[in-house]
RNA sequence: GGGCCAGUAGCUCAGCUAGGUAGAGCGACGGGCUCUUAACCCGUCGGUCAAGGGUUCGAAUCCCUUCUGGCCCGCCA
Numbered sequence: 001g002g003g004c005c006a007g008u009a010g011c012u013c014a015g016c017u018a019g020g021u022a023g024a025g026c027g028a029c030g031g032g033c034u035c036u037u038a039a040c041c042c043g044u045c046g047g048u049c050a051a052g053g054g055u056u057c058g059a060a061u062c063c064c065u066u067c068u069g070g071c072c073c074g075c076c077a
C1' cells in the first nucleotide's frame, strides 16, 4: 500500500441478505417466595445502531468518506 470482517443497552450478541414499531440473554433496581442466602417468579430501568454525508415517503439495514479493532496479502529491511 491492497483486500476481507467487525463496531447495536453496563457486558455478550441477534436483527442487515430482501429498507417499514430497535430486540434477547446476563446485569442493575423494586417486589413476591424463603427463618436467611442462593435458586425461582413478577415488574421496572437501560440506545446519538462508531462518526459525518447521500439516496428514499421511510435507513441499524443501501451508497460514499472517515475513525477504531481484528485477519490475510504485498513492499522495504
Base pairs, nucleotide, nucleotide: 001073002072003071004070005069006068007067010026011025012024013023020057027045028044029043030042031041032040050066051065052064053063054062
The prediction has a mean pLDDT of 81. Transfer RNA from Thermoplasmatales archaeon ex4484_36, 77 nucleotides, folded computationally. The source organism's lineage runs through Archaea, Methanobacteriati, Thermoplasmatota, Thermoplasmata and Thermoplasmatales.